Two RNAs folded together computationally: RNase P RNA and transfer RNA, 468 nucleotides in total.
RNA sequence: GCAGUGAACCAGGCAACCGCGUCUUCGCAAGGAGACGAGGAAAGUCCGAACUCCGCAGGGCAGUGCGCCGGGUAACGCCCGGUCAGGGUGACCUGAAGGACUAGUGGCACAGAAAACAUACCGCCCGCCGGCGCUCGUGCAAACGAGUGACGGAAGGUAAGGGUGAAAAGGUGCGGUAAGAGCGCACCGCGCCGGCCGUAAGGUCGGUGGCAGGCAAAACCCCGCACGGAGCAAGGCCAAAUAGGGAGAUGUCAGCCGCAAGGCUGGAAAGCACGGCCCGUGCGAGAUCUCCGGGUAGGCUGCUUGAUCCCGGCAGUAAUGCCGGGGCUAGAGGAAUGGUUGUCAUCCGUCGCAAGGCGGAAACAGAAUUCGGCUUACGGUUCACUGCAGCC
RNA sequence: UCCUCGGUAGCUCAACCGGUAGAGCGGGUGGCUGUUAACCACUAGGUUGUAGGUUCGAGUCCUGCCCGGGGAGCCA
Numbered sequence: 001g002c003a004g005u006g007a008a009c010c011a012g013g014c015a016a017c018c019g020c021g022u023c024u025u026c027g028c029a030a031g032g033a034g035a036c037g038a039g040g041a042a043a044g045u046c047c048g049a050a051c052u053c054c055g056c057a058g059g060g061c062a063g064u065g066c067g068c069c070g071g072g073u074a075a076c077g078c079c080c081g082g083u084c085a086g087g088g089u090g091a092c093c094u095g096a097a098g099g100a101c102u103a104g105u106g107g108c109a110c111a112g113a114a115a116a117c118a119u120a121c122c123g124c125c126c127g128c129c130g131g132c133g134c135u136c137g138u139g140c141a142a143a144c145g146a147g148u149g150a151c152g153g154a155a156g157g158u159a160a161g162g163g164u165g166a167a168a169a170g171g172u173g174c175g176g177u178a179a180g181a182g183c184g185c186a187c188c189g190c191g192c193c194g195g196c197c198g199u200a201a202g203g204u205c206g207g208u209g210g211c212a213g214g215c216a217a218a219a220c221c222c223c224g225c226a227c228g229g230a231g232c233a234a235g236g237c238c239a240a241a242u243a244g245g246g247a248g249a250u251g252u253c254a255g256c257c258g259c260a261a262g263g264c265u266g267g268a269a270a271g272c273a274c275g276g277c278c279c280g281u282g283c284g285a286g287a288u289c290u291c292c293g294g295g296u297a298g299g300c301u302g303c304u305u306g307a308u309c310c311c312g313g314c315a316g317u318a319a320u321g322c323c324g325g326g327g328c329u330a331g332a333g334g335a336a337u338g339g340u341u342g343u344c345a346u347c348c349g350u351c352g353c354a355a356g357g358c359g360g361a362a363a364c365a366g367a368a369u370u371c372g373g374c375u376u377a378c379g380g381u382u383c384a385c386u387g388c389a390g391c392c
Numbered sequence: 393u394c395c396u397c398g399g400u401a402g403c404u405c406a407a408c409c410g411g412u413a414g415a416g417c418g419g420g421u422g423g424c425u426g427u428u429a430a431c432c433a434c435u436a437g438g439u440u441g442u443a444g445g446u447u448c449g450a451g452u453c454c455u456g457c458c459c460g461g462g463g464a465g466c467c468a
Base pairs, nucleotide, nucleotide: 001388002387003386004385005384006383007382008381009380010379012344013343014342015341016340017339018338020037021036022035023034024033025032026031039364043375044374046373047372048371049370050369051231052230053229054228058279059278060277061276063227064226065225066224067223068082069081070080071079072078083097084095085094086093087092098222099221104220105219107215108214121162122161123158124157125156128153129152130151132149133148134147135146136145137144138143170188171187172186173185174184175183189211190209191208192207193206194205195204196203197202235301236300237299245292246291247290248289249288250287253266254265255264256263257262271283272282273281274280294467295466308327309326310325311324312323313322314321315320346361347360348359349358350357351356393464394463395462396461397460398459399458402417403416404415405414411448419435420434421433422432423431441457442456443455444454445453
């Protein structure tokens, strides 16, 4: 210098003027004054909570989510540290990482013999049968016998080699064999057992077994753990409006008291509630539910002091926790938070030996109950580290 | 705020339990006709919204993002 990797930080400060919003205050009013006024993501609404309400939400089934180990946290699917696997020359990065021999079902197109209870297309091989050739022997010859070569046939052995495929039942080598083969051995891989290290995931060493049977669970599924529902339009208070309209469903039981109207107690139906289904529980008569129709689109509260922010110390590798000190920083309604100028700071370009001059410049975006995360969008700076190249 | 569905050719839609994406209309060329329409024959056109992942293989399964549609809420 080029190419990268990982962290941390900033998101302009001050002043003047013109505007916007909320609150306080002055004023009869018009209006004036003062204080305060977005973010690292306020976003997506993807997780987890706080808070609030619902009839404390029971059992079974179904469903959803999570899934190596340890720790952190109010909680989490988040974070930290580690293990293993994968990627990268490396700094480092990524991982939905339980189970596919000890639950089962299904899938693996095309090709291929075979895609999973293994199998045998070509090939290789011992012996057998058949005719043919060659050699030898007996024989005058025909022929017979023995050996051998390629060929054909039936039945076997084999899984080294070929071929197919994304994937073919451990890999390489030596021995072995008729040919072969974990058939035997060495190393590697795998399973099991034990020692040591580690809280653990796991690592390592030794022994042992010739070796379990491919892939895929982001196929169904199994195992373990967790899960009641709704959401600030939650919820509370006040006020206003209407036809307290129409249609339908359910049922109107028993006992007691009473002269009666009626009352009390109990049972029970439809329906409703308990997130889905079943059970179960609760409510359930002048009442409940469904549909149609109708009426409002006020106000106050919840509301911002909170798992809060900043600084320092301590514990911890870290996430984080504890202690001390200080701070208060939008609360709104379809919704304010902006602009100009000057100056300072930062960066870039350019001029200059330099001091400095001139010119230019800030992305993504925008609170709506509140937090903790994740993801996504995006400008810039600094530090540490890696690889390559060059120079000293 | 909550729930839910979808995105495939120019348009409307298919595509089973993952196996290599089609149909109708429309477009183009040619034929038929005096000409047009209709009709007949042939044909082009898709990185399946996007970025990743799982898998031998993804329109299909999973995750993030983008875009679009629909529904619910108050009083009585």
The prediction has a mean pLDDT of 77.
Rfam match: Bacterial RNase P class A. By type it is a ribozyme.